[in-house]
RNA sequence: GGACAACCGAAAGCGCCAGGACUCUCGUUUGCAAACGAGAGUUGACGAGGCAGACGUUCAUCGAAGUAUUCGGCGGGUGCGUCUCGGCUUCCAGGGCGGUCGUCAGAGCGGCGACAAAUUCCGGCGGCAACGCCGGGGACAAAGCGCCGUUCGAGCCCCGAG
Numbered sequence: 001g002g003a004c005a006a007c008c009g010a011a012a013g014c015g016c017c018a019g020g021a022c023u024c025u026c027g028u029u030u031g032c033a034a035a036c037g038a039g040a041g042u043u044g045a046c047g048a049g050g051c052a053g054a055c056g057u058u059c060a061u062c063g064a065a066g067u068a069u070u071c072g073g074c075g076g077g078u079g080c081g082u083c084u085c086g087g088c089u090u091c092c093a094g095g096g097c098g099g100u101c102g103u104c105a106g107a108g109c110g111g112c113g114a115c116a117a118a119u120u121c122c123g124g125c126g127g128c129a130a131c132g133c134c135g136g137g138g139a140c141a142a143a144g145c146g147c148c149g150u151u152c153g154a155g156c157c158c159c160g161a162g
Stems, first nucleotide, its partner, number of pairs: 014075004019071001020043010046063003052084006085102005092162001094158004106152008120137007
């Protein structure tokens, strides 16, 4: 470097389904319906934001829709905690402690700004059905983020021009 085999991975508001709900077929009761049973299926959260590493931990941020299940549950997880690492802590560089953050690497408050998908409308595809999926049009958030203003923080120590 190549071949073969096995295993693992692909997703992160993500995956899954033993309950529930719903559909189809068959059976029983039966005039139908309905109920019950069996089998096969469907559904089971709409996006925005969020990842230094290790370990630990678990209902881990925000709004939209709806008012019927977005019910219920399992797993995971960018949340949180501790430590490590890293940035900043101006007024030469370097080091330590403390503080504060996470690579666009201070916080609070106020103002302004850009940004969503489902829902909805139009059209189409798959399925007996429950339902699933695709394309197009228009609309609407909050957190966070960006900008501006303001307040607070911007410290102490070592070294002594490297």
A computed fold for a 162-nucleotide RNA from Rubrobacter sp., annotated as glmS glucosamine-6-phosphate activated ribozyme aptamer. NCBI's taxonomy places the organism under Bacteria, Actinomycetota, Rubrobacteria, Rubrobacterales, Rubrobacter. Rfam family: glmS glucosamine-6-phosphate activated ribozyme aptamer. By type it is a riboswitch. A reference for the family is Winkler et al. (2004), "Control of gene expression by a natural metabolite-responsive ribozyme", Nature. From the family's description: This entry contains a glucosamine-6-phosphate activated ribozyme that is found in the mRNA for GlmS. GlmS is an enzyme that uses fructose-6-phosphate and glutamine to generate glucosamine-6-phosphate. The ribozyme catalyses self cleavage of the glmS mRNA that is thought to regulate GlmS activity.